Annotation:
A computed fold for a 74-nucleotide RNA from an uncultured Bacilli bacterium, annotated as transfer RNA. The prediction has a mean pLDDT of 80. It was read from a public genome assembly. Its Rfam family is "tRNA". Rfam classes the family as a transfer RNA.
Parts: sequence; structure tokens; C1' cells
RNA sequence: GUCCUUGUAACUCAGUAGGAUAGAGUAUCCGCCUCCUAAGCGGAAAGCCGGCAGUUCGAAUCUGCCCAAGGACG
Repeated sequence: GUCCUUGUAACUCAGUAGGAUAGAGUAUCCGCCUCCUAAGCGGAAAGCCGGCAGUUCGAAUCUGCCCAAGGACG
């Protein structure tokens, strides 16, 4: 330099033949339970999906460029 894969919540991940308020587990906070803690149960908060444009009535999802991590080739 060329090509490929990945980037979604604090962490680990799901969701990609475009569709209505973007989900789960762990962690955190609150409550219940308990003599207390843990465990268990219930609830809450937390992400406009790596960035910027484009296409579209509509984009986490498609396209282009850029950024970051990993890999293949030279």
C1' cells in the first nucleotide's frame, strides 16, 4: 500500500433480505425478604448503535469517506 473482519449500555453480547418506544445477561441504584450479610424476588437508571455525509417516506441495518482494533497478502 491492497483486501477482509469487527466497532450496539460500565462490561460481555443479541438484533443486519430497512419499518413503529433498540433488547438480554453481569454490574450499579432502590425496595421486599433476613437478626445482619449473601442468595432469592420485584423495580429503576443507563446506549439516538465508532464519526461525517449520501440513498430512502423511513437507516443500528444499504452506499461512500474517515477513525480505532484484529487478520491476510505485498